[in-house]
Molecule: small-subunit ribosomal RNA
Organism: uncultured bacterium
RNA sequence: AGAGUUUGAUCAUGGCUCAGAACGAACGCUGGCGGCGUGCUUAACACAUGCAAGUCGAACGCGGAAGGGACCUUCGGGUCCUGAGUAAAGUGGCGCACGGGUGAGCAACACGUGGAUAAUCUACCCGGUGAUCUGGGAUAACAUUCCGAAAGGGGUGCUAAUACCGGAUAAGCCCACGGGCUCUUCGGAGCUUGCGGGAAAAGGUGGGGACCUUCGGGCCUACUGUCACUGGAUGAGUCCGCGGCCCAUUAGCUAGUUGGUAGGGUAAUGGCCUACCAAGGCUACGAUGGGCAGCUGGUCUGAGAGGAUGAUCAGCCACACUGGAACUGAGACACGGUCCAGACUCCUACGGGAGGCAGCAGUGGGGAAUUUUGCGCAAUGGGCGAAAGCCUGACGCAGCAACGCCGCGUGAGUGAUGAAGGCUUUCGGGUCGUAAAGCUCUGUCAGAGGGGAAGAAACCCCUGCAGGUUAAUAUCCUGCAGGCUUGACGGUACCCUCAAAGGAAGCACCGGCUAACUCCGUGCCAGCAGCCGCGGUAAUACGGAGGGUGCAAGCGUUGUUCGGAAUUAUUGGGCGUAAAGCGCGUGUAGGCGGCUUGCUAAGUCUGAUGUGAAAGCCCUGGGCUCAACCCAGGAAGUGCAUUGGAAACUGGUCGGCUUGAGUACGGGAGAGGGUAGUGGAAUUCCGAGUGUAGGGGUGAAAUCCGUAGAUAUUCGGAGGAACACCGGUGGCGAAGGCGGCUACCUGGACCGAUACUGACGCUGAGACGCGAAAGCGUGGGGAGCAAACAGGAUUGGAUACCCUGGUAGUCCACGCCGUAAACGAUGAAUACUAGGUGUCGGGGGUCGAACCUCGGUGCCGCAGCUAACGCAUUAAGUAUUCCGCCUGGGGAGUCCGGUCGCAAGACUAAAACUCAAAGGAAUUGACGGGGGCCCGCACAAGUAGCGGAGCAUGUGGUUUAAUUCGAAGCAACGCGAAGAACCUUACCUAGGCUUGACAUCCCAAGAAUCUUGCGGAAAUGCAGGAGUGCCCUUCGGGGAACUUGGUGACAGGUGGUGCAUGGUUGUCGUCAGCUCGUGUCGUGAGAUGUUGGGUUAAGUCCCGCAACGAGCGCAACCCUUAUCGUUAGUUGCUACCAUUAAGUUGAGCACUCUAGCGAGACUGCCCGGGUAACCGGGAGGAAGGUGGGGAUGACGUCAAAUCAUCAUGCCCCUUAUGUCUAGGGCUACACGCGUGCUACAAUGGCCGGUACAGUGAGACGCAAUGCCGCGAGGUGGAGCAAAUCUAAAAAACCGGUCUCAGUUCGGAUUGUAGGCUGCAACUCGCCUACAUGAAGCUGGAGUUACUAGUAAUCGUGAAUCAGAAUGUCACGGUGAAUGCGUUCCCGGGCCUUGUACACACCGCCCGUCACACCACGAGAGCCGGCAACACCCGAAGUCCGUGAGGUAACCGUAAGGAGCCAGCGGCCGAAGGUGGGGUUGGUGAUUGGGGUGAAGUCGUAACAAGGUAACC
Repeated sequence: AGAGUUUGAUCAUGGCUCAGAACGAACGCUGGCGGCGUGCUUAACACAUGCAAGUCGAACGCGGAAGGGACCUUCGGGUCCUGAGUAAAGUGGCGCACGGGUGAGCAACACGUGGAUAAUCUACCCGGUGAUCUGGGAUAACAUUCCGAAAGGGGUGCUAAUACCGGAUAAGCCCACGGGCUCUUCGGAGCUUGCGGGAAAAGGUGGGGACCUUCGGGCCUACUGUCACUGGAUGAGUCCGCGGCCCAUUAGCUAGUUGGUAGGGUAAUGGCCUACCAAGGCUACGAUGGGCAGCUGGUCUGAGAGGAUGAUCAGCCACACUGGAACUGAGACACGGUCCAGACUCCUACGGGAGGCAGCAGUGGGGAAUUUUGCGCAAUGGGCGAAAGCCUGACGCAGCAACGCCGCGUGAGUGAUGAAGGCUUUCGGGUCGUAAAGCUCUGUCAGAGGGGAAGAAACCCCUGCAGGUUAAUAUCCUGCAGGCUUGACGGUACCCUCAAAGGAAGCACCGGCUAACUCCGUGCCAGCAGCCGCGGUAAUACGGAGGGUGCAAGCGUUGUUCGGAAUUAUUGGGCGUAAAGCGCGUGUAGGCGGCUUGCUAAGUCUGAUGUGAAAGCCCUGGGCUCAACCCAGGAAGUGCAUUGGAAACUGGUCGGCUUGAGUACGGGAGAGGGUAGUGGAAUUCCGAGUGUAGGGGUGAAAUCCGUAGAUAUUCGGAGGAACACCGGUGGCGAAGGCGGCUACCUGGACCGAUACUGACGCUGAGACGCGAAAGCGUGGGGAGCAAACAGGAUUGGAUACCCUGGUAGUCCACGCCGUAAACGAUGAAUACUAGGUGUCGGGGGUCGAACCUCGGUGCCGCAGCUAACGCAUUAAGUAUUCCGCCUGGGGAGUCCGGUCGCAAGACUAAAACUCAAAGGAAUUGACGGGGGCCCGCACAAGUAGCGGAGCAUGUGGUUUAAUUCGAAGCAACGCGAAGAACCUUACCUAGGCUUGACAUCCCAAGAAUCUUGCGGAAAUGCAGGAGUGCCCUUCGGGGAACUUGGUGACAGGUGGUGCAUGGUUGUCGUCAGCUCGUGUCGUGAGAUGUUGGGUUAAGUCCCGCAACGAGCGCAACCCUUAUCGUUAGUUGCUACCAUUAAGUUGAGCACUCUAGCGAGACUGCCCGGGUAACCGGGAGGAAGGUGGGGAUGACGUCAAAUCAUCAUGCCCCUUAUGUCUAGGGCUACACGCGUGCUACAAUGGCCGGUACAGUGAGACGCAAUGCCGCGAGGUGGAGCAAAUCUAAAAAACCGGUCUCAGUUCGGAUUGUAGGCUGCAACUCGCCUACAUGAAGCUGGAGUUACUAGUAAUCGUGAAUCAGAAUGUCACGGUGAAUGCGUUCCCGGGCCUUGUACACACCGCCCGUCACACCACGAGAGCCGGCAACACCCGAAGUCCGUGAGGUAACCGUAAGGAGCCAGCGGCCGAAGGUGGGGUUGGUGAUUGGGGUGAAGUCGUAACAAGGUAACC
C1' cells in the first nucleotide's frame, strides 16, 4: 500500500467481497511446562447452607469455674490473693452512610470540564484560645410473675454510668438595637465598638513527696476523655457557563405553570411548599412527545481527523425483592436498620410469625457461554481500643479454565547402500530425504534426591543512653542503639546432583484474490463456497492419499467493532448524459456582502497564571535470568478559566465616498399581459339552380353516402373554431407560454445623455403567487377534430395499427386541480479568462459603406475542464456567496401516518425481503423488415429437369433373434461402400477354444511337411502312416527356421469417449480478404496503415493521405489444351513410285500423328477518353486483354465429420466385449423423403443399309477368324505383356414401315425354359428366349443445374470385381437458346448508421395466468404492554390541629402548673378500584400487491425505422 467481481475488451461511476488489527468471547480438532492477567456480556430470575461489622472492662452495673499460693481449721472445710476484670448477655461510646456488589432506572446539572457559594454543613484528625463548677431523678441487665406453639411481649421490684435532666459561669459564640472603618456584583459582606437577652461540659487510667482522710480517697502530677469558640485539613450539599444519542411519519408545550409579596421549611438559595397578586414562561439554534442508554478517565481501530465502545483498574452517579415513608445520626431517607403496602418463599399448635446473595463461595434456572460451598489475616488497608488485641469473603494467596498476553521445550552434530516403505512415473527415474537407521553429543522442561530464600518492617516486651513533662530520680512521652517475637502462600521460587533422547505436535490451507500440486474415487450425484465460482468421466475447487505452504501449544470457524471505505467526503466527494438543480418567480428568517477615517476589542493572534486526579498511551531509566508484568522520573494531555498585550482581518459603532443598486429625463423595438370590437380564406350544415351515376376510401377492399338525385359545380345564408402567405436556430416573457387587424388599459427589458440618493446589495429554509395538456364542478357554446363506443377491414387471433362514423373533450365565463422528457435533462448572482462568423434592437460614424460600441440570440473554435461524449465570454473554464438535491439495483416514489383536494389524485415518505450487480461514455464485432457502393447462374432472360408414374439406390420409420456401425439444413441421404450369396461382417442364433486366430521372451519335445480312417453342420476331436533337411561341432551337443505341449509376463477388442487428441476432410470460398513491425493519435479498449477519389476478376493498380514498410492471401511461376518451328520416324502416316481385297507389302518421313525441345500474347502497336491507373474501339494474329480448363484454398468459423482407414491418451472386457465354425441377418415392408434410370412418344418407335471417335484396360488376363445355339452363351484358340493383338462406337445419314391409339409408345410385374460365375445363386446374383404387358398421355405448391464446345443429347472406357451398375470416375461424337438489366429473392465484399445483441437476431426481452416458497400491507375483530387523565378508596409516615386520657427530673407551702406522650381529627399520600380515550405490540377467516424459483401456458410490448419511432 491494495486486490477480486458488471464488459468480447476499455475507461469511469457504483455497490458487494477479501487481505489487517482487536475481543470478558463461544464452538470444532488438538494439547508439554511456567510467569502475569482475566473469567454470568443472558434472568436487576429464584435462592438451601456457611461466612461477609464489629469493638471498647482504661465509660457502667452484674458476674462464675478448674488450677496455683498464703492464712485459719472442728480436717468436713472456710477466708484472702491469684486465675481475671477473662467468657456470656446488658447499659453506654464509637463504628455500622466506609469497604464490597450491580447497572435496573436515569437524556438529567446524572456525567465531563471550568467557575460560584457574599446562600452552606463537616463526626473522627491537626493548630490556637478558654473551660471541665454544682445538683437530681430514672432505667436495662438482674430477681420474680404472667401471656404465647413460636417470634416475642406485659406486670412488679432492685441498681450503675462518659446514659438522662435542672442550676451556675461565658473569653469567644448566637440574637436584637445603635456608632465607625474597609470592600462591594449595590443585594450585601468583613472588621471594630456600646447596651440588652440567650446557650456548655464527664469523667477514666497510671504514678506519687508533703498535708488531710470515713482508709474508699481527697490532693499533686502525667496521659486521656468532655464542653465552648476559632483556624486548618478532609468530605459533602447547592447554583451556573459550556460539552456529549436517534426520530419532525413527534410542532406546538405549560396552572405551581412564569414572576412578585408574605409566611413556612432546610445546614443552605429557590414555587422547595402555602396564601394572595400579576399573566407570564419554553419552542424551528428543535420545545413537547417517543425510542434507546448509567456518565467519564479510558479501551479498540485509524496516518490523522474521526468511528465504535464504556468488561477488568480508577473517579462520579444510581439502585439494594417491588412501591411508598420517615426515624436515628456529623452524614442515610440507610444492601447484611425500622414502618406500611404488594408479589413470592418458609414455619405454624391456624391464633400468628419469619425472610430478602445486584457481599464471598455455592445451588437451581436461563443460555453458545463464565470458576472453589479453599487457606490466611503473614503483608497492604479499614473499624474499635491507651494498648495487647479482636473483627475484616476488603485484601493477600492457593484451586479450576490454553480465556488472553509473554517466555521455554518437544533435541544437537554427523550420517548416501540416497535403505526399506509410501506416493508418483514418460518405467529411465523422481519425491518424502540427511529425513530415518547408525555413530558422536547436550541436558532446558517434566521425573527422582538434596539444599533452600526474599517478601518482616514492626507493634508489644526487655536492656542501655539522651531529651521533655513534673515538686519528683516516680509515671508517662519522644528519639537512638541492642535483644526477643511474627509467613497463609510453601518446603514455593531458586540452586545442586542423578538418570535419560528418553515423557512432550497439532491445526488450517494448497482454482484466483493468497504462500502452497499431483494421483485415485465420484460424475450437476455426493458435496464445496468469504467474493468470483467449482462438480454433467481425465476436477490442482467435492472425498481420500502422497507431497507442499502457513501458523504453532495452539490452529481454524462463528459473532462483533474499527480499518481498507475519499462508500456521508471538516481534513476529503459529487449533481448535462452514471444517483442527484425545486417547473418558475416574489420574498421572511438566516447566511454572505463595495471604497474609506477614527474608536472599540466580541471573534482573531500572542504571553503569563491556574486547572486538565491517579492509572493508562509515549520517552528515559530501573526490578523479576529475558519478555509479558511491575516501579521511578519526565513528556503529552491539541481543552477550560483568569489575566496582560496587539489591532492587520471579521464583527460593533460615529462619519465620509460613488464604482454595486436605484430614481428622474429623452428615444425606439417587440406573437409580453388584459378587455372590447372587427376581417377575409377554408371546413361543415341549410336553401335554391345546373347536372347524372356514381362518390368516398385503401396496400387492396369493405362498412358508409348516392336515382328520395349524391360527388362535381354556381348563387345565397347560418354557425363555430383557427388565423395561410409575411415567418426567419427572428422577437417578447420568470417559467408555463405568446402569432389576422383596430382601439383602450397595463408590466418588463434595451439604448442615450445628464442630474440625484448613497450600499439602499446577493441568495433565500419556511411562506405566498404563477404554472402546458389532461381532468373535475356550475352555466353557456359546439363548425372541424376526436378518447370512449359502433361498424368495416387486416390477422392464427386483432378488445390495435388502416377505413367509415362518433360522444365526452377541445371553445367561453367563473371556480378547482398543481402535475409533464415543466429539458439546455445544465439553480441564482458577481468578477475574470484567445478569437472568427451570422442575426435582432439601440447609439456613434459615413453621401452610402467600411468601422466602433451597448444589450440579446445562434454557429465554429483556442487555452482550460471532462470518464468520454462534449462544454468552451450564453462555460460543463478560473474563483467567491447562498439555496436545493444525491449516496448500489429491485421492493417503491409504494405501504403506513400526516397535510391538501369535490374526486381523480398530489406532497411528504419507509421497512421486511431479494440480487451481485444495476447504470454511463466510448471501442471492436455481429445484426437490422437502416442507408450507400459492388460482385456471384443470385434474380431476370433462356434451355433441360426434379416434384406426378414404374423401377433402381440411399435414408427415415416400422418390423426383427439380428435387420452391425457411422454420416443429419446448406456442408447426411447412388454418402464411408472402387461393388454384403459364403468370405467381407463389425450384427443374431447355435456349437467350440482360453497364453489364445496374431507378436516377443522362457522351458520341453519334435525338422518342416505330406497323408489315411472314424465322429461332427463345420470348427474340431480321436486313432494311425510317411518323412528325417540347413549351419557349426571337441561328436557330448549347440544354433537358425518351423510345428506341438507347458508356465507366466502378455496378446486381442470394428468395446466407450471425434466434447481428451494427432492426422485427414467438408464448409463459408478461389470470397478478397487476414495481419505484423516502427511511427503517430487516444487515459484506455483501440484507431491509423487497410479509410477517401478512381480502377480492377482481385487490398489489382494509380492518385491523395501521419503514416512508412512488410508478411500470409490475389496474380504469376506448374500441368493440360489451342498455333507454329525444330529434333525423331515404329507398332504411327501415305503426297510421289510400285503392290494388295486392305498402308497389305516395298519405299518414303513430305503431311497427319506421337513426344521431347523451343517460339508465340506483352495492353506490345494504332485511334479515342482520362492527371494516372485504366477503359472503349481497331489492326495484325492460331489465340487479345486472366485465351479455355486443371492443380493450387490466407487469418479463421462451425467443440462441423471421422477413435469403424490409420495413429493415440484415458476408461472398460480378459474361459470374454477376445477367437474359431455353421447357419441366418445387413436384401424385411402399411409408409415418408432424397438421388437417379426408363418413359409417357412421330424432332418418335421398329426394320434394313451405311459411316466417323477418344480415353483407357488386358497374362489368375483381353481374346479374333471359324463352328454350334433364336439368344445369353458354348466350343475352339490365331494374335497380344500391347501406337502392332483384342472391342459392334451410338446418335447422325439413307431407305422402308407405323399415323396419334395407352398404340408397333412404355416397359414394370409374373410364368416357363435356359445361360454364366462361383464350394454354393432358397433366403439373395447377373444375363437370355418365349409368353405376360402394370403405372404412365409431360406432372400442384414448390424447387435444381447451366453463359459455349457450355446446356441438352449419343454412345465408349476404366476402377472395384469370381460373379453382380440405372452408381462413380473418365472419354470422345452431335451440338443449342438467352443475358434488357441489378428493382426484388439468396449468398458475399467495402463504407456508414442504430443497438438494451457479444452463446452475437435461431440474439435479447415484457406482462398476465398456473404451481411452490418467503417477507410485508389491509382486515370483522380478539389478546397484551406503556404513559397520562377524571373520580373512588386510602396503609405507613412527616406536618398541622386537638389532646377531658397518661406523665420521674423543672417550678410550686403541694391545690396545681410548665413541658412531654398516647389517642383523635385534618392535608398530603403508595398500592388498589372504576371510566373514557391515547399509544405501541401480538394474533386473525379472508384479501392485496411484491420477491424468489434450469427447462409450464398465452401472446410479442421494448432493444434495428424492433416491423405503428420510442418515451413522459